Small-subunit ribosomal RNA, 5' domain from an uncultured prokaryote, 511 nucleotides, folded computationally.
[in-house]
Context: one part of a larger RNA
RNA sequence: GAACGAACGCUGGCGGCGUGCCUAACACAUGCAAGUCGAACGAGAAAGCUCCCUUCGGGGGGUGAGUAAAGUGGCGCACGGGUGAGUAACACGUGAAUAAUCUGCCUCCGAAUCUGGGAUAACCUGGCGAAAGCCAAGCUAAUACCGGAUAAGACCACGUUUCACAUGAAAAGUGGUAAAAGGAAGCUCAACUUCCGUUUGGAGAUGAAUUCGCGGACCAUUAGCUUGUUGGAGGGAUAACAGCCCCCCAAGGCAACGAUGGUUAGCCGGCCUGAGAGGGUGAUCGGCCACACUGGAACUGAGACACGGUCCAGACUCCUACGGGAGGCAGCAGUGGGGAAUUUUGCGCAAUGGGCGAAAGCUUGACGCAGCAACGCCGCGUGAGGGAUGAAGGUUUUCGGAUCGUAAACCUCUGUCAAGUGGGAAGAAAAAAAUGACGGUACCACUAAAGGAAGCCCCGGCUAACUUCGUGCCAGCAGCCGCGGUAAUACGAAGGGGGCGAGCGUUGUUC
Numbered sequence: 001g002a003a004c005g006a007a008c009g010c011u012g013g014c015g016g017c018g019u020g021c022c023u024a025a026c027a028c029a030u031g032c033a034a035g036u037c038g039a040a041c042g043a044g045a046a047a048g049c050u051c052c053c054u055u056c057g058g059g060g061g062g063u064g065a066g067u068a069a070a071g072u073g074g075c076g077c078a079c080g081g082g083u084g085a086g087u088a089a090c091a092c093g094u095g096a097a098u099a100a101u102c103u104g105c106c107u108c109c110g111a112a113u114c115u116g117g118g119a120u121a122a123c124c125u126g127g128c129g130a131a132a133g134c135c136a137a138g139c140u141a142a143u144a145c146c147g148g149a150u151a152a153g154a155c156c157a158c159g160u161u162u163c164a165c166a167u168g169a170a171a172a173g174u175g176g177u178a179a180a181a182g183g184a185a186g187c188u189c190a191a192c193u194u195c196c197g198u199u200u201g202g203a204g205a206u207g208a209a210u211u212c213g214c215g216g217a218c219c220a221u222u223a224g225c226u227u228g229u230u231g232g233a234g235g236g237a238u239a240a241c242a243g244c245c246c247c248c249c250a251a252g253g254c255a256a257c258g259a260u261g262g263u264u265a266g267c268c269g270g271c272c273u274g275a276g277a278g279g280g281u282g283a284u285c286g287g288c289c290a291c292a293c294u295g296g297a298a299c300u301g302a303g304a305c306a307c308g309g310u311c312c313a314g315a316c317u318c319c320u321a322c323g324g325g326a327g328g329c330a331g332c333a334g335u336g337g338g339g340a341a342u343u344u345u346g347c348g349c350a351a352u353g354g355g356c357g358a359a360a361g362c363u364u365g366a367c368g369c370a371g372c373a374a375c376g377c378c379g380c381g382u383g384a385g386g387g388a389u390g391a392a393g394g395u396u397u398u399c400g401g402a403u404c405g406u407a408a409a410c411c412u413c414u415g416u417c418a419a420g421u422g423g424g425a426a427g428a429a430a431a432a433a434a435u436g437a438c439g440g441u442a443c444c445a446c447u448a449a450a451g452g453a454a455g456c457c458c459c460g461g462c463u464a465a466c467u468u469c470g471u472g473c474c475a476g477c478a479g480c481c482g483c484g485g486u487a488a489u490a491c492g493a494a495g496g497g498g499g500c501g502a503g504c505g506u507u508g509u510u511c
Stems, first nucleotide, its partner, number of pairs: 001511004006507005013380006019373002021338001026336003030333003035075003040072002048063006082291003092215007101208002106204008114148004123138001125136004154177005160171004182196005217263003224254003229251004234246003266288004270281004293314005316327004344370001346369003352366001353364004383413004393404004417452001419447005427438001455500005460481003466495005476483002
C1' cells in the first nucleotide's frame, strides 16, 4: 500500500447492488418448512338454504354433494434446504478403466394386457388404557395381494459357426424359466374408437456404483508396522469386481522416495495479495464429499442404511392417574446461552424451479420480495454566481498590523436528494379472457423553499500540515526513533493548518 463475512470509538443525509453466528455440531418455547391424486378403490358427512309436518321441544324430505375430512392404493418424501462435527482418505481435483455393473420418472422403437382366487383397512360391535394407543369378533373393494395360461423379445443350459483374442461379442439351433390392471371420454348401454395407465424387451438420455495413475498439511523429540494381515484354489454374498465374508494352502505385504503413530484440516472452481514466481485463504455463488441429539442396525424402494422414516441402546427435556408414554431447528423465522460480534417469530406462490394430477389445480420458509444493520462496493447530495467597509467576533501581535476571509452578512439564481400533490409501469403469458407478493414501488409531471443534511483523524522526523496558553520526568503521549525535569511545533486546550469525507480513526488477520 492492498484486502476483510470483521469488531470497537466518534459521527451519520439519500439511493442502487451485494453481504450478515467466523464463537457452543450448545440447549431449544411457538408457528410454518412435503405433499398430491376421486380419471385406482370401498365408502361418505355437517353447517347453510329450502319445502312439509308439529304436541312448538322437534321430526322428515330436497339441496349442499358424491363435496369436505378420515381409510386402502399409487407417485413423491433419496430432490430441494442446512451444517463442517468427523475425514490426511481414491474424500477431493485431474486423467483414465468397467471384456466386472445398476438405473424409477423421461424420449424413441417393438410385443402383450387372457383367466381365476382368498383376504384386509375404513365401517359396525365388544373390551383394555390417564394418555399414547392397543386387542378380539363380524362385513367389504381395488391399478392392494396370490394363483393359472400365453412369451415377439429377454434370461438360463447345451453344443455349433464367425469375429476378437482378455475372462468377450455376434449369429442361427435345441431344451427350459419368468408377466400384467385397469381407468376415463366420445353416444342411453353394449360393441367400437381415442386418451391415460399396466406387463415384458431393445436403444438413448440422465443419475449412480466400483477400480487405477498422478497431485496438494505438519511432527522422525513418532522407526518399525501388519495375522484376514499379503497372495493362491474353491465357495458364499453383491447390481457388480475384490479377503467383502468363509474353509483350506502358502508366508507373505508395507516402510527413511517416511510405513505406523500423533497433531491439524472438509476438498475444489475460486477469493485476497503480488510485476511475476510465489504466499495466504476456502464466507457469499457453483461442483464434489460427509453429517443430521450420541452410538449401532437393518427395512421399504429404481435409488437410503434415509435431517422433518423405523428398531435397539445412551444422555438430556417434557407429560403421567406412576402402570407407561412423547421429543430431536447443522430447514425458515424466533428464544436462552456463549461471544468483540452477525437480522424479521414479515409478504407471496405473481415469476422461475420442484412434487402430485389427464387437467383444473393443490403444495412448496426452494424461490421471488419486503424489513433490520454505513457491514462492503458504487453513485449522488449537504448549494451556485456575485460580494471588501477586508464588518462584528475569535486568535495572535514587534500594538503598526496579521489571520480566520469572499468566508459571513447582503444581492441574483438553481432545484439534485429529502418533503408534498397528481399520474403511474415493465416484470404476464402460445386464440381470447383472467392472473403482480413486490407496490401505488420504480419512473414522470407539478408545488414550495437554501430551506432538512459534516464529520473524523492528524500537524517533532519518517509524513502533508505551527503558533499561543496551561503543565513542569507530574499529568500524559507513543507505530519506530523518542517527547515531558519552567520559554514543550511531540502532553492538555485554543486559534490556525493538513488529509480523507458519510464517513474517519483504532484493533485484529493475510499478502
Its mean pLDDT, the model's own confidence on a scale to 100, is 86.